This is a predicted structure of a 118-nucleotide RNA (Guanidine-I riboswitch aptamer) from Oxalobacteraceae bacterium CAVE-383. Of the family's consensus pairs, 100% are formed in the model. Its mean pLDDT, the model's own confidence on a scale to 100, is 82. Its Rfam family is "Guanidine-I riboswitch aptamer". For this family Rfam cites "New RNA motifs suggest an expanded scope for riboswitches in bacterial genetic control" (Barrick et al., Proc Natl Acad Sci U S A, 2004). Its family is annotated with regulation of gene expression in the Gene Ontology.

[in-house]
RNA sequence: CUUCAGGCGUACUAGGGUUCCGGUUCCGUCGAUGGUAAUCGAUGGGAUGUCUGGUCCGAGAGUAUUCCGGCCUUGCGCAAUCGGCGGGGCUCCACGGAGGGAUAAAAGCCCGGGAGAA
Numbered sequence: 001c002u003u004c005a006g007g008c009g010u011a012c013u014a015g016g017g018u019u020c021c022g023g024u025u026c027c028g029u030c031g032a033u034g035g036u037a038a039u040c041g042a043u044g045g046g047a048u049g050u051c052u053g054g055u056c057c058g059a060g061a062g063u064a065u066u067c068c069g070g071c072c073u074u075g076c077g078c079a080a081u082c083g084g085c086g087g088g089g090c091u092c093c094a095c096g097g098a099g100g101g102a103u104a105a106a107a108g109c110c111c112g113g114g115a116g117a118a
Base pairs, nucleotide, nucleotide: 006068007067009065010064011063012062015057016056020054021053022051023048024047025046026045027044028043029042030041031040032039033038069091070090071089072088073087074086075085076084093113095116099111100110101109
């Protein structure tokens, strides 16, 4: 320097925060019990993710898998090759900041197989 370091998807996981649901808590209102205090229930608002959760996001270097592509091999058929239609095999390796970005918000998401390192 070159080569497809093959690619998108789907399901899930590590992980992630808090838009929604739920939890917890505070305040108000209504009702029940109650001598007062208070307790319980319903409802409205606020706070809380150092709330196990549900929804949600989610890996190049995590898992599984369909399909497509590439390479090798083989069968059919063709006068023969190419093309075509099938079968089988392979598709390896991969340490990695800080900072920024999106979304409600954050993250092994995206920038990014980046910068860098070996």